This is a predicted structure of a 481-nucleotide part of an RNA (small-subunit ribosomal RNA, 3' major domain) from an uncultured Omnitrophica bacterium. The coordinates come from a structure-prediction model, not an experiment, and the mean pLDDT is 83.
[in-house]
Context: one part of a larger RNA
RNA sequence: UGACGGGGACCCGCACAAGCGGUGGAGCAUGUGGUUUAAUACGACGCUACGCGUGGAACCUUACCACGGCUUGACAUGUACUUGAAAGGCCUAUGAAAGUAGGUCCCUCUCGCAAGAGACAGGUACACAGGUGUUGCAUGGCUGUCGUCAGCUCGUGUCGUGAGAUGUUGGGUUAAGUCCCGCAACGAGCGCAACCCUUAUGCUUAGUUGCCACCUGAGCAAUCAGAGCACUCUAAGCAGACUGCCAGUGUUUAACUGGAGGAAGGCGAGGACGACGUCAAGUCAGUACGGCCCUUACGCCGUGGGCUACACACGUGCUACAAUCCCCAUUACAAAGAGAAGCGAGACCGCAAGGUGGAGCAAAUCUCAUAAAAGUGGGGUUAGUUCAGAUUGAGGGCUGCAAUUCGCCCUCAUGAAGCCGGAAUCGCUAGUAAUCGCGCAUCAGCCACGGCGCGAUGAAUACGUUCCCGGGUCUUGUACA
Numbered sequence: 001u002g003a004c005g006g007g008g009a010c011c012c013g014c015a016c017a018a019g020c021g022g023u024g025g026a027g028c029a030u031g032u033g034g035u036u037u038a039a040u041a042c043g044a045c046g047c048u049a050c051g052c053g054u055g056g057a058a059c060c061u062u063a064c065c066a067c068g069g070c071u072u073g074a075c076a077u078g079u080a081c082u083u084g085a086a087a088g089g090c091c092u093a094u095g096a097a098a099g100u101a102g103g104u105c106c107c108u109c110u111c112g113c114a115a116g117a118g119a120c121a122g123g124u125a126c127a128c129a130g131g132u133g134u135u136g137c138a139u140g141g142c143u144g145u146c147g148u149c150a151g152c153u154c155g156u157g158u159c160g161u162g163a164g165a166u167g168u169u170g171g172g173u174u175a176a177g178u179c180c181c182g183c184a185a186c187g188a189g190c191g192c193a194a195c196c197c198u199u200a201u202g203c204u205u206a207g208u209u210g211c212c213a214c215c216u217g218a219g220c221a222a223u224c225a226g227a228g229c230a231c232u233c234u235a236a237g238c239a240g241a242c243u244g245c246c247a248g249u250g251u252u253u254a255a256c257u258g259g260a261g262g263a264a265g266g267c268g269a270g271g272a273c274g275a276c277g278u279c280a281a282g283u284c285a286g287u288a289c290g291g292c293c294c295u296u297a298c299g300c301c302g303u304g305g306g307c308u309a310c311a312c313a314c315g316u317g318c319u320a321c322a323a324u325c326c327c328c329a330u331u332a333c334a335a336a337g338a339g340a341a342g343c344g345a346g347a348c349c350g351c352a353a354g355g356u357g358g359a360g361c362a363a364a365u366c367u368c369a370u371a372a373a374a375g376u377g378g379g380g381u382u383a384g385u386u387c388a389g390a391u392u393g394a395g396g397g398c399u400g401c402a403a404u405u406c407g408c409c410c411u412c413a414u415g416a417a418g419c420c421g422g423a424a425u426c427g428c429u430a431g432u433a434a435u436c437g438c439g440c441a442u443c444a445g446c447c448a449c450g451g452c453g454c455g456a457u458g459a460a461u462a463c464g465u466u467c468c469c470g471g472g473u474c475u476u477g478u479a480c481a
Base pairs, nucleotide, nucleotide: 001481002480003478004477005476007475008474009473010472011471012470013469015465016464019428020427021426022425023424026319027318028317029316030315031314032313033312034310035309042053043052064305065304066303067302068301069300070299073128077127078126079125080124081123082122083121084120088105089104090103091102092101093100094099109118110117111116130294131293133292134291135290139288141283142282143281144279146277151190152189153188154187155186156185157166158165159164170181171180172179196271197270198269199268201239202238203237204236205235206234207233210229211228215226216225217224218223242265245259246258247257248256249255321421325380326379327378328377329376330375337368338367339366342361343360347356348355349354387418392413393412394411395410396409397408398407434457435456436455437454438453439452440451
C1' cells in the first nucleotide's frame, strides 16, 4: 500500500422488511448429471453451467458409431508430362449408395499456311491440400462477471531515508469523485452526466395507399363514387423542462421541501452506452493464429444407426388441481410484424385438420388476420365432477425422396396423477407484478410449452435499516501478500 475480520462509523441496492405471484408436491415439455450403449458427438459447472453455444438433430445438419469405399483427394495454387470433344450428356454390369469396370453420343475456343503456341478442361506424377485432432495455461478477437458500482489514475509541486503519502481526506449535498465550502496543493485524463434512439404535448410542412366533419350523386340500407385535408394518422423539421419562477429550510453556498404554471418537474419514462482492473473466468467447435500431432488416415465420400436410450437425481418451464371457475351461444376493442420457389382473399367441398381454386399484393393499397381475456344470455352446484387432461386404441390430414427407430395437426373413443404442495427457495416498486392474446426469427415440416418483440386488462405494498446477501467511503487490528 492492499486484502481480510463472526472490528467500528456513515451510506446504497427488491438486500431484508411490507406486499403480490410463483418454484419445491402432480402430469408433461426441455436442458443437465448419472446409468446404459457399437455410438448415445463436443463444449459450458456456485453466483457468472444446466429452454446455455443450438435463432429448428427424420436424411442433410453431424463433428459420434457400424459397415462399404477413395487416396493430389470434396476444396486452392503451381510445375512437368499427356489427352482434347472447351464444360458435358446417355447407357450397361455390380452395389444399399458411394464407388468400381466398361460402352456410347457430341468431335476443335483463339492466333497461325504449317509446325507450334495460348486459353480452358480431363488424366498421370510431384510440390501440397485436408484435419470440428491437441493446447483458451502460447494467443488475437469477442463475451460473461463484480457493475451503470462511483470509482481508477496522471503531470507539476510539497512531505517522507524509502515503500509511499498528499491531491482523491474533512463539513454539507447528490443517483453520481454530482456540486458547494474548506484545505500544500494546483491542474488534467479515463469514468458520472450530457450529446444519440424510442416514448409522452404542441406547432409548421406534406395529404396517398391514410382520414371522412361539411357538401354532391347512386342506393331502402350497408356502402360506393366524387369533392375535401378540418380531424385521426403518417414522417420530416421545430418548440418545450432549465430548479427557469414563488415560499420556506440551508452557511447570503451547493442543494433540499412545498407550491404555481404546464402534456410532462426536479435524472419525466425506457433503451443504447460498461472506467482502471478482477476471476491464468468462457470460447483453438464461429472465424483468425503460434507450437505439437495425423497424412492409403486423426483426411474425404456413401448407406444405415446414434445425438430422441432410462432404475434414477437436479435445474428451467407449460398445464392443472376448479365456481374470481368450466362449457355453449352471442357481441366489442389493439399494437407490432411478415410476405414472391412468398402471403394467399371471396366462393365451393369436408364435423375438423385440410382440400379445390387462384382474385389481389414486392404491399399505409392486397394477404397472413376472427385478437384473447372482458361484456351479454344459457347450462354445470362442490363431485375426482360438464374440474383436469396424461396415457392408450381407431380413423384421417399435411410437409417431405422418406415420418419404423424419430414429425406436427384433426376427429371419435379412452380419461392417469393431481383437492394448492415439507425443509427450503425465486421474481417484482407502476403502466411494474399478475392475467390475456398477437407477431417474428430459425424453418420443407416440426417436437416452440423455448427465445425475441407487440399490445389488452391492470393491482398490492414499502413502518423502517436491527438482522441476511452484495457493494461504496473513512477508520481500526493483523504473525496474511
Rfam family: Bacterial small subunit ribosomal RNA.